Predicted 3D model of an 80-nucleotide RNA (c-di-GMP-I-GGC riboswitch aptamer) from a Planctomycetota bacterium.
RNA sequence: CUCGACAAAGGCAAACCCCGGGCAACCGGGGGGCGCAAAGCCAAGGGACCCGACGCGUUCGGUCCGCCUGGCUGCCGAAG
Numbered sequence: 001c002u003c004g005a006c007a008a009a010g011g012c013a014a015a016c017c018c019c020g021g022g023c024a025a026c027c028g029g030g031g032g033g034c035g036c037a038a039a040g041c042c043a044a045g046g047g048a049c050c051c052g053a054c055g056c057g058u059u060c061g062g063u064c065c066g067c068c069u070g071g072c073u074g075c076c077g078a079a080g
Stems, first nucleotide, its partner, number of pairs: 002080001003077002011036002016031006034066001040072003044069003047064004052060002054057001
């Protein structure tokens, strides 16, 4: 460096419920815990979803990185 264990220490947190924000997708906080070795960050390419406008095209504007790819950063250390 690759790799990722019935390892150790810790981390994150799906559905669902409550409170708040947003027209909405969805977001923040609390509970919860399905899962995760990048489930840390970036909306860059693809994809999914939302609202409105118009030029009616997936054009512009948004949401999601816990869908895939790519980029940046990073804890631990058995075997190979």